[in-house]
RNA sequence: GCCCAACAAGCUCAGUAGGUAGAGCAUGGAACUCCUAAUCCCAGGGUCAUGGGUUCGAGCUCCAUGUUGGGCA
Numbered sequence: 001g002c003c004c005a006a007c008a009a010g011c012u013c014a015g016u017a018g019g020u021a022g023a024g025c026a027u028g029g030a031a032c033u034c035c036u037a038a039u040c041c042c043a044g045g046g047u048c049a050u051g052g053g054u055u056c057g058a059g060c061u062c063c064a065u066g067u068u069g070g071g072c073a
Base pairs, nucleotide, nucleotide: 001072002071003070004069005068006067007066010025011024012023013022019056027043028042029041031039049065050064051063052062053061
């Protein structure tokens, strides 16, 4: 230098032909227990890497850029 892949909650990740963003773990609270742990219930937490385009509507489509990983030279 060229090519490919991935960027979403604190972490690991789902999101099936575009239609109002979820799970597990973690965190906080309540129940249970003599007390912890475990278990069960509830809650908070996201401008989906950034900017722009398309569309009535974008995590999903298009363009550019960035970061990380891999391959080739």
The prediction has a mean pLDDT of 83. The RNA shown here (transfer RNA) has 73 nucleotides and comes from Chordeiles acutipennis. Its Rfam family is "tRNA". The family's RNA type in Rfam is transfer RNA. Rfam describes the family as follows. Transfer RNA (tRNA) molecules are approximately 80 nucleotides in length. Taxonomically the source falls in Chordeiles (Eukaryota, Euteleostomi, Dinosauria, Aves).